[in-house]
Context: one part of a larger RNA
RNA sequence: GGAUGAACGCUGGCGGCAUGCCUAACACAUGCAAGUCUAACUGUGAAAGCAGUGACGUACGGGUGAGUAACAUGUAAGUUAUCUGCCUUUGGGUGAGGGAUAACAAAUGGAAACGUUUGCUAAUACCUCGUAAACUCGUUUGAGUGAAAGAAUUUUGCCCGAAGAUGAGCUUGCACCCGAUUAGUUAGUUGGUGAGGUAAAGGCUUACCAAGACGAUGAUCGGUAGCUGGUAUGCGAAUGCGAACAGCCACACUGGGACUGAGACACGGAACAGACUCCUACGGGAGGCAGCAGUGGGGAAUAUUUGGCAAUGGGUGAAAGCCUGACCAAGCAAUGCCGCGUGGAGGAAGAAUGCCCUUGGGUUGUAAACUCCUUUUCUCAAUGAAGAAGUUCUGACGGUAUUUGAGGAAUAAGCAUCGGCUAAUUCUGUGCCAGCAGCCGCGGUAAUACAGGAGAUGCAAGCGUUAUCC
Numbered sequence: 001g002g003a004u005g006a007a008c009g010c011u012g013g014c015g016g017c018a019u020g021c022c023u024a025a026c027a028c029a030u031g032c033a034a035g036u037c038u039a040a041c042u043g044u045g046a047a048a049g050c051a052g053u054g055a056c057g058u059a060c061g062g063g064u065g066a067g068u069a070a071c072a073u074g075u076a077a078g079u080u081a082u083c084u085g086c087c088u089u090u091g092g093g094u095g096a097g098g099g100a101u102a103a104c105a106a107a108u109g110g111a112a113a114c115g116u117u118u119g120c121u122a123a124u125a126c127c128u129c130g131u132a133a134a135c136u137c138g139u140u141u142g143a144g145u146g147a148a149a150g151a152a153u154u155u156u157g158c159c160c161g162a163a164g165a166u167g168a169g170c171u172u173g174c175a176c177c178c179g180a181u182u183a184g185u186u187a188g189u190u191g192g193u194g195a196g197g198u199a200a201a202g203g204c205u206u207a208c209c210a211a212g213a214c215g216a217u218g219a220u221c222g223g224u225a226g227c228u229g230g231u232a233u234g235c236g237a238a239u240g241c242g243a244a245c246a247g248c249c250a251c252a253c254u255g256g257g258a259c260u261g262a263g264a265c266a267c268g269g270a271a272c273a274g275a276c277u278c279c280u281a282c283g284g285g286a287g288g289c290a291g292c293a294g295u296g297g298g299g300a301a302u303a304u305u306u307g308g309c310a311a312u313g314g315g316u317g318a319a320a321g322c323c324u325g326a327c328c329a330a331g332c333a334a335u336g337c338c339g340c341g342u343g344g345a346g347g348a349a350g351a352a353u354g355c356c357c358u359u360g361g362g363u364u365g366u367a368a369a370c371u372c373c374u375u376u377u378c379u380c381a382a383u384g385a386a387g388a389a390g391u392u393c394u395g396a397c398g399g400u401a402u403u404u405g406a407g408g409a410a411u412a413a414g415c416a417u418c419g420g421c422u423a424a425u426u427c428u429g430u431g432c433c434a435g436c437a438g439c440c441g442c443g444g445u446a447a448u449a450c451a452g453g454a455g456a457u458g459c460a461a462g463c464g465u466u467a468u469c470c
Base pairs, nucleotide, nucleotide: 001470002469003468004467006466007465008464009463010462013340014339015338016337017336018335019333020332021298026296027295028294030293031292032291035056036055037054040053041052042051043050044049063251064250065249073175074174075173076172077171078170079169082168083167087164088163089162090161091160092159093158094157095129096128097127098126104119105118106117107116108115109114134145135144136143137142150156151155177223178222179221184214185213186212189211190210191209192208193207194206195205196204226248227247228246229245230241231240232239233238253274254273255272276287277286278285279284304330306329307328308327312326313324314323315322316321343373344372345371346370354363355362356361378407379406380405381404382403387397414459415458416457417456418455419440420439421438425454426453427452428451429450435442436441
């Protein structure tokens, strides 16, 4: 000098665009954040609708960075070792039958949460048979396994196969912080065979056999840390960082394990254990903001319990639509970057005041006054969008931006410094005191270094200090 998710002190006019708990992955009151479908079905109702079964979604989107030094990430390959709902293309099929069950009704338990028993009923819920390709076995004939769902006026579902697309799993080469005051580590450990398991290769698991495997090219252990695209600085080499935006990973009160499903070992799902909080009739229950706001706490420090689904995107539905704290917007904050303004021209050998003085004057200073002008901004009034795709209708923002008119210089300047480094000096006070200070150093009676005044210099809606990086 540059930079910052900054903070602090003094000061503070406007606009645009960004950014805003870096600390306690501390605890959370309240509201909202994931529903949709009656063109699958049942009941009820006059209807709108409501309840239940069922289907799809809830594995996306959103948050956080605790853990992780790892095939986590980055990059380049492999998968003849794999899966893939919805979507696209394509070849076929959609036959026959059955038993339940929720809602509901009755009875009943419980403070509640929530149940229990009996009875009735439907389906695109569940099951069986037949058949097909496909798969497995077999040299062949063949054997075995083995599917479907309808609704409806149009139209569209359902099942099997093939291909694609998308997404994912797994494997490998290379890259990937510090410490040797961590030198040895390892028994499912390293390899093989058999078996099991998985969508899938594999000690992934297990039985047996062998004794291997890793390591000064740093194993193991300890510390620290999400990784990257990037970003800051620098001519570069390189060094630091990983906020915002984008990709990947991990986590969801703590811990381990599973179910369902195309996909989870699942933030607003379920079961268990633990800590904590709340309710209780003491028998038992309820909860999880690292979603958006907001509260307490911690802290130098970080915002509204706002509006709207109008746009973009997502879920669902045939659609209309519904839902969406994603998102779009507004609010707060000089937190940052950028832009604009706080007036312009004229105006004295130069008013007054202040300060200094050699008392002549100098300086404040064209500064003011005064004259003429302008209206960015400000106040008021009028006009008034684009963003809407889609013929019609549909705008939260917003009567916003913009434009026009009226008024009046009107509403708008500070902060730091002035011994040298370093641009800018004098007076008074103080007297090694009070104080200053980044370094050198100032201050003990003439202090350009302290404090105040005047003046000057620098930057400017900011200026200075502190912290950190280059």